A computed fold for a 252-nucleotide part of an RNA from a Sphingobacteriia bacterium, annotated as large-subunit ribosomal RNA, domain VI. The coordinates come from a structure-prediction model, not an experiment, and the mean pLDDT is 88. Lineage of the source: Bacteria > Pseudomonadati > Bacteroidota > Sphingobacteriia.
Context: one part of a larger RNA
RNA sequence: CGCUAGUAAAUUGAGUGGACAUGACCUUAGUACGAGAGGACCGGGUUGUACGUGCCGCUGGUGUAUCUGUUAUGCCGCCAGGUGUAAUGCAGAGUAGCUAUGCACGGCAAGGAUAAACGCUGAAAGCAUCUAAGCGUGAAACCUUCCACAAGAUGAGUUUACUUUUAAGGGUCGUCGAAGACUACGACGUUGAUAGGCUAUAGGUGUAAAAAUGGUAACAUUAAAGCCAAGUAGUACUAAUUACCCGUAAGC
Numbered sequence: 001c002g003c004u005a006g007u008a009a010a011u012u013g014a015g016u017g018g019a020c021a022u023g024a025c026c027u028u029a030g031u032a033c034g035a036g037a038g039g040a041c042c043g044g045g046u047u048g049u050a051c052g053u054g055c056c057g058c059u060g061g062u063g064u065a066u067c068u069g070u071u072a073u074g075c076c077g078c079c080a081g082g083u084g085u086a087a088u089g090c091a092g093a094g095u096a097g098c099u100a101u102g103c104a105c106g107g108c109a110a111g112g113a114u115a116a117a118c119g120c121u122g123a124a125a126g127c128a129u130c131u132a133a134g135c136g137u138g139a140a141a142c143c144u145u146c147c148a149c150a151a152g153a154u155g156a157g158u159u160u161a162c163u164u165u166u167a168a169g170g171g172u173c174g175u176c177g178a179a180g181a182c183u184a185c186g187a188c189g190u191u192g193a194u195a196g197g198c199u200a201u202a203g204g205u206g207u208a209a210a211a212a213u214g215g216u217a218a219c220a221u222u223a224a225a226g227c228c229a230a231g232u233a234g235u236a237c238u239a240a241u242u243a244c245c246c247g248u249a250a251g252c
Stems, first nucleotide, its partner, number of pairs: 001152001005163007015149004021049007033038001051106005059100004066093005071086006110144003117137004169246004173189005194239003197235005203228003211222004
């Protein structure tokens, strides 16, 4: 821009893409078959491999948010306690998020029409013949079934609701996000929990400083401390102010 008034939702599915894998074991059954050796079809069940999709409760990884230990050195007048620099100084742990080697799920089953092939009935050709008329069985292939997208499907579909005018509805702007290069998408904007703050807390680290007590002292105890908390709740304290723009057909 189109779809012929404008919107907001919900849909149908022409069509397009994806997926389609496979082993072993148990059983049927040491049965059928076979002199024996050996040894099934068909059917039922279990469990893997690779591949794919999703997820982070578990097992781990990362985690320059965080907590702790510690070396050298500078500084805060000194002690104590902190802090800067040294690859995050080094080292040990680690929430959220992101992740695989972790977890869950998937291929199933079924229908239709067939290929090779196998048949029924059956003439031409008194027989025979699956074929000439007619009717069946039959494969991971084909069409469905499963998953995703999908009306620019210009063949532009359908349904519901709203608005008949500075309308309905959008946008700008702001606070943000498991969304994101930008845009877009989604949440919220005081009729408010959108983000920050504050409070509490799952969780992380591992028992703070100061003091008291005990010990000659190192140190121990009071102390599951202190600190942090991207997660989860609550709470309008702060910021989402005010406002502006687009839209306005036909008909009556």